Annotation
A computed fold for a 473-nucleotide part of an RNA from an uncultured prokaryote, annotated as small-subunit ribosomal RNA, 3' major domain. The full RNA is in RNAcentral, with records from ENA. The coordinates come from a structure-prediction model, not an experiment, and the mean pLDDT is 82.
Context: one part of a larger RNA
Formats: sequence, C1' cells, structure tokens
RNA sequence: UGACGGGGGCCCGCACAAGCGGUGGAGUAUGUGGUUUAAUUCGACGCAACGCGAGGAACCUUACCAAGGCUUGAACAGCUAGGAAAACCUUAUGAAAAUAGGGCUGUCUUCGGACACUUAGUAGAGGUGCUGCAUGGCUGUCGUCAGCUCGUGUCGUGAGAUGUUGGGUUAAGUCCCGCAACGAGCGCAACCCCUAUUGUCAGUUACCAGCGCGUUAUGGCGGGGACUCUGGCAAGACUGCCUACGCAAGUAGGAGGAAGGUGGGGAUGACGUCAAGUCCUCAUGGCCCUUACGUCCUGGGCUACACACGUACUACAAUGGCCGGUACAGAGGGUUGCAAUACCGCGAGGUGGAGCCAAUCCCCAAAGCCGGUCCCAGUUCGGAUCGGAGUCUGCAAUUCGACUCCAUGAAGUCGGAAUCGCUAGUAAUCGCGUAUCAGAAUGGCGCGGUGAUACGUUCCCGGGCCUUGUACA
Repeated sequence: UGACGGGGGCCCGCACAAGCGGUGGAGUAUGUGGUUUAAUUCGACGCAACGCGAGGAACCUUACCAAGGCUUGAACAGCUAGGAAAACCUUAUGAAAAUAGGGCUGUCUUCGGACACUUAGUAGAGGUGCUGCAUGGCUGUCGUCAGCUCGUGUCGUGAGAUGUUGGGUUAAGUCCCGCAACGAGCGCAACCCCUAUUGUCAGUUACCAGCGCGUUAUGGCGGGGACUCUGGCAAGACUGCCUACGCAAGUAGGAGGAAGGUGGGGAUGACGUCAAGUCCUCAUGGCCCUUACGUCCUGGGCUACACACGUACUACAAUGGCCGGUACAGAGGGUUGCAAUACCGCGAGGUGGAGCCAAUCCCCAAAGCCGGUCCCAGUUCGGAUCGGAGUCUGCAAUUCGACUCCAUGAAGUCGGAAUCGCUAGUAAUCGCGUAUCAGAAUGGCGCGGUGAUACGUUCCCGGGCCUUGUACA
C1' cells in the first nucleotide's frame, strides 16, 4: 500500500421488511447428472453450468457407432509428363457409395495455343485431433457499481502519501465550501434511438366533419384537407418562476404545464478481477495423424431409463367448466410466398384460386360483456396414458414428426424444510406475431388487452466511502 475481521461509523440496492404471485408435492415438456449402450458426439459446473452453444438431431445436419468403399483424394490449389476423353445416356452388380462394360464426343482461337476434363507423379492438401494454463478476436461477471489514474509541485531515507481526505449535497469522484496542492484523462452526466404534448408542411393505399350520389349494408363513389393517422421539420423542461431553509451547492413545497426536477424505456459497461468461457464460429503458435485421427456412403445413435436436480407448461376448479350470442388491439411476416369468397369433410385438411412484391390483399384476437347449464363430487374439474381411424410435410414419419376425430380416462383436492421474481402501465393474467424452419415450441425474441399491493432501515445478502486491528501478500 492492499486484502481480510462473527471491529466501528456513514450510505445504497426488491437486500430485508410490507405485500402479490410462484418454485419445492402431481402429470408432462425440456436441459443436466448418473446409469446403460456398439455409440448414447463434444463443450458449459456456485452466483456468472443445467429451455445454455442448439434462432429448431427422421436422412442431411453429425462431429459418435457398425458395416462397406477411396488414397494427390468428387471442398480447394501449384508444378511436370501424358491422354481424348469428361459431363451426359444406358446395362450389370450393389444397401448405397461405387465398380465394370457400352454409346456419345468439349468451348475460345491471332491455329502457336489457352480454358475446361482426365490419368500418372510430386511438393503438398485435409483433421469438429490435443493444448483457452502458449494466443488473437469475441463474451460472461463484479456492475451502469462510482470509481480508476496521470503530469507538475510538496512531504517522506524509502516503499509511498498528498491531490481523491474533511463539512455539506447528489442517482453519481454530481456539485459547493474548505484545504500543499494546482490542473488533466478514462468513467458519471449530456450528445443518439423509441415514447408522452403541440404547431407546421405533405394527403395515398390511411381518414370522413360538413356537401352531394348510391346501397339490404359498408368511405362504396364524387369530393374534402377538418379529425384520426402516417413522417419530415420545429417548439417544449432549464430548478427557468414563486415561497421557505441554506454562505453556496442544493433540499422541501407551490404555480403554470401534456410532461417536474435524470419525465418513462433503450443503446452505451472505466482501470481491472476471476490463468472465468470459447482452439467445435473464425484466426493462430506448438504437438500429433497422413492407405488415416483424412474422405465417401448405408443403417443406427445424439430421442436409451431404476433414479436425482434445474427451468418451464398444464392443473387441482364455481373469481370456475361447458354451450349460444356479441365487442375492442398492437406489432410483425408474405412470390420456391401469404392466400379471400365458394364447394367437400365432424375435424386436421382438401379442391380451386379473386387479390397482394403490400398503410391497398392475406387479417379473424383472447380474457371481457349478455343469456343458459352444471351444484361441490375425483365431478360436465383435470387431462396424462392407451386402442382404433385419419390429415399434412417430406425420397422416407418403424426406431424418431406435428396435428385431427372416436374411444380411454391416470396422478392431482393448493404442496415439508427451504427458496425465487416483482414498486407502475410494473406484478399477475389474456391472447397475437415472428426468427430458425420442408415439417417439427410448453423454449427464445417481440406485441398489444385487462390491471393490483407497498410503513421503514434493527437484522440477512451484495456493494461504495472513511477509520481501526492484523501471526496475510
């Protein structure tokens, strides 16, 4: 000087407290451990691994296993020598890859040749093989916590100190006052994006107040530029104004205002820590393999199953289940695409195809509201499991897809110790969309609808500053 303390002081945070809703019990989905296996590919392991890499394993992917092939290699490229074939079509064998046979005979040309193909040879390719404790790059984490440093000066023999401490204040090393310090840098804040209000400009595919036309009905039509909306520009918030306190910084209250003291949300992550993670994105040193640890293909596996854990979904019901009627979104996607009306089917879906490269078409929310029924039961709750019949995608659905219909109806009556999230349009609850994607979400990422409870800082946890002790560095 740091680090540490079941030392002290001050402060903060859904850290506790006050509440709301969960997890832990059940079933299922998914990940992991373990076990099993020919293989169950690999990585990730407190927070910060475990719906994680994977934004989607039937083949492919695929790295694993079994069997069958190839050896300058059907991913690429240099040189030398040679060939007239190769691709393609076809026959046989084969599970396929492929092997063997047959047919066909390149492009450009300055006619030298070049390109493409193929055979042989060679230097070499290739490796998701090892090392993340050799590395780059990228990332997590403390933590969006308020810190981390430097120059000059001064003090100290020196390591170092000072500045950065003190008194206030702030979300903040934010600012003020003081001070052997004076300044500066990276961080904080601001500048950026979305959102909340208004003005102006513009007016189609959006809108329809007033005028006219038309319809069973609908901005459907003429038209309008008011309103909504769209999207450019601009205004607006600065403790600017008032009161109180204060030297000041500022704090408390108030006015006006759509918004008030960082308005709300996002992006943005200092010096560093964890030899944190990644050699399987990529790049790369070293080591290792080279008729194999490379490569091709068929089938299997990654989907196993006594069990244990994590994360979720669905429930255990009446604030509910079922039936009928009826209302209101936002955001996003669409040409190998989205697909309306119509017809067929109980349905998944099928036939067919208007319209749409989209403010035009696809396009319909569900909780809600109204009415009916059930009457507290393992039930008209719950839907696992299992039987049968189907639909769709795809070469193919057996291992191993999703969905539909009929039948079947399990556990479960609110969950021990423990533990998690959350302070406002938040929690909770309700649907909708999308990336990946042929198909395959209860996961991820977004969107809107309805919409709550909260006195404080003694304690637990984590963090910041000062101070104190130290057998630690």